[in-house]
């Protein structure tokens, strides 16, 4: 890179440095010389996988294992403006005289994380 599963409406910001971008990309709207994007240091969130627990539950004749469920956060990654910042193609549905506005779904694509070759 490619595929598979899982989550994605909560939650976390201070200093240094550099200096004009940044928010995947189209459209919009937004951050940004009162310092944005980035990088380093340091703080924190958060629980994906590790890890604890059967004086929880399934399962098994009964373990072990494995899935749920609780629990820590000192290890591996994530993350710390804005729901993925909004929408976009569909399907129901509501509202308007229409253009249109609007809910919920659900695809696509994008993010992390495990898995795998």
């Nucleotide at each position: 890179c490619a595929c598979u599963c899982a989550u994605c409406g909560a939650g976390a910001c201070c200093g240094g440095c550099u200096g004009a971008g940044g928010g995947a990309a189209a459209g919009g709207c937004c951050c940004u010389u009162a310092g944005a994007c980035g990088c380093c240091g340091g703080g924190g969130c958060a629980a994906c996988c590790g890890c604890c627990g059967c004086c929880a539950g399934c399962c098994u004749a009964a373990c072990c294992a494995g899935c749920u469920c609780g629990g820590a956060a000192a290890g591996g990654u994530g993350c710390c403006a804005a729901c993925u910042c909004c929408u976009g193609c569909g399907a129901u549905c509501c509202u308007u005289c229409a253009u249109g506005g609007g809910a919920u779904c659900a695809a696509c694509a994008g993010a992390u994380g495990a898995g795998c070759a």

The RNA shown here (SAM riboswitch aptamer (S box leader)) has 117 nucleotides and comes from a Gammaproteobacteria bacterium. The model forms 97% of the base pairs in the Rfam consensus. Taxonomically the source falls in Gammaproteobacteria (Bacteria, Pseudomonadati, Pseudomonadota). Model confidence (mean pLDDT): 80 of 100.